[in-house]
Two RNAs folded together computationally: RNase P RNA and transfer RNA, 471 nucleotides in total. The coordinates come from a structure-prediction model, not an experiment, and the mean pLDDT is 77. It holds a member of the Rfam family "Bacterial RNase P class A". Rfam classes the family as a ribozyme.
């Protein structure tokens, strides 16, 4: 140098005008001064959590839904780190939703002989020699081959498929074949190493136990619902309206769910006004409060929630790292059709012409823009700049 | 802001792990003097993209992306 690979950062700079919007002062008011003013994703709404209201005996359990190797991190998390394992790359290093398939239900079209305690199409290979056919020999009594048949062994080779019931070899058999052996892979059972996933080592087993769980399902762990249009408060205004609904205490007693604590029905007795009946008592209506749906009506104001937080940014320890904890230090948007903008110079970078190579001229500067707030994760994004590695060449 | 659903033939929908399909609509035969109508045949598709699971994806998961739909607030 030329190719990558991986982790961070920037995402135009300065400087004047003119202008938006919030806060704080002054000012009667117009306004004047100061001080803040968009992002790494503000986004999509895919996860976790603050708030907030709403429901519910708690907890458990079924039922749905989500997560899934260890191990740690964090308020959690479906993130994040560090490791295991499998894949892929010469490598730096990248990529797996990565529990169980010997509970248990399913599913595998087409093709193929056989697709789930599987199968014999073509193929070897033994018997039977009985029948037929060709052929060739003949001492004419036969005799030999070769297909065809029937009976019965094998599953190696060929062939279908994404997958065909271990894979190489050797030995072995009539032919084969885990049938024996040996290695591999698969189970298992000891030890050793690790917290653990696993990993090493050995013995034992002759192979039984294929595939699919982003199929249903087991296991194991979380999860109650809704969402700042949450939700609270003042104003205005309207027929301050109808319709269904639900809410009532104590105490003793029994009976019944239940694993626990309790919980439910029942019965008696005390208990709010008023009316009727007939004193106790009993029945029915009405008055009075609360809330929830739903039909109709009315307004489209205004305050909070709403900016000090898992908070930035600097030092120091701790730990390989997510992080953690201690000290300084800062204060850093809050609008409500919704500010954060535009010109102008001068510089940066990119394109595009022209060039006398000094340069001049035009053009552009990505994605996208907060709406309660944080952590995340995925999408998008012109250019550009740091770190650290790798393979390869070349020179010294 | 927020919270949901949906994309398959020109046009409305169906399917839902192994062949892509109805009805209308479009050409073409016939049927008619001619047209409607009827009868028969026929073409027409990135199942919105893109990866992933699986032997196999329209389907099942994820991501984009496009279009709909609902939620104010008072007595």
């Nucleotide at each position: 140098g030329c190719a990558g690979g991986u982790g961070g950062c920037c995402g135009g700079g300065c400087g004047g005008c003119c202008g938006c919007u919030c806060c704080c002062g002054c000012g009667c008011a117009a306004g004047c001064g100061g001080g803040g003013g968009a992002g790494g994703a503000a986004a999509g709404u895919c996860c976790g959590g603050g708030c907030u209201c709403c429901a519910c005996g708690g907890a458990a359990a079924c039922a749905c839904g989500g997560u899934g190797c260890c191990g740690g991190g964090u308020a959690a998390c479906g993130c994040c780190c560090g490791g295991c394992g499998g894949g892929g790359g010469c490598g730096a290093c990248c990529c797996c939703a990565g529990g169980g398939a010997a509970a248990g239900u399913g599913c595998a079209a087409c093709a193929g002989a056989g697709a789930g305690c599987a199968c014999a199409c073509c193929g070897c290979c033994c018997g039977c020699c009985g029948g037929g056919a060709c052929g060739g020999c003949u001492c004419c009594g036969g005799c030999c081959g070769u297909c065809u048949g029937c009976g019965g062994g094998c599953a190696a080779g060929g062939g279908u498929g994404a997958a065909a019931c271990g894979g190489u070899g050797u030995g072995g058999c009539a032919a084969g074949a885990g049938c024996g052996c040996a290695c591999c892979g698969c189970g298992c059972g000891c030890c050793c190493g690790g917290c653990a996933a696993c990993g090493g080592g050995c013995g034992c087993g002759g192979c039984a136990c294929g595939g699919c769980a982003a199929a249903c399902c087991c296991c194991a762990c979380c999860g109650g619902g809704a969402g700042c249009a949450a939700g609270a408060c003042c104003a205005a205004g309207u027929a301050g309206g109808g319709g269904c609904g639900a809410c009532g205490g104590c105490a003793u007693c029994u009976u019944u769910c239940a694993a626990c604590c309790g919980g439910g029905g029942g019965a008696u007795g005390c208990a709010g006004g008023c009316c009727g009946g007939u004193u106790u008592c009993c029945g029915g209506g009405c008055c009075g409060g609360u809330c929830g749906c739903c039909c109709g009506g009315g307004u489209g104001g205004g305050u909070c929630g709403c900016g000090c937080g898992a908070g930035g940014c600097g030092u120091g320890c701790g730990g390989c790292g997510a992080c953690g904890c201690a000290c300084g230090u800062c204060c850093c948007a809050g609008a409500g059709g919704a500010a954060u903008g535009g010109c102008c110079g001068c510089c940066c970078c990119c394109c595009g012409g022209c060039u006398u190579c000094g340069g001049c001229c035009g053009g552009g500067g990505a994605c996208a823009g907060a709406a309660c707030c944080c952590g995340g994760c995925u999408u998008a994004c012109a250019g550009g700049c740091c770190g650290c590695c790798u393979g390869u060449u070349c020179c010294c | 802001g927020g919270g949901c659903g949906a994309u398959u033939a020109g046009c409305u929908c169906a399917g839902c792990g192994g062949g892509a399909g109805a009805g209308c609509a479009c050409u073409c035969g016939c049927u008619u003097c001619a047209c409607a109508u009827g009868c028969g045949a026929g073409g027409g598709g990135u199942c919105a993209c893109u990866g992933g699971u699986u032997c196999a994806a329209u389907c099942c998961c994820a991501g984009u992306a496009u279009c709909g739909c609902c939620c104010a607030c008072c007595a």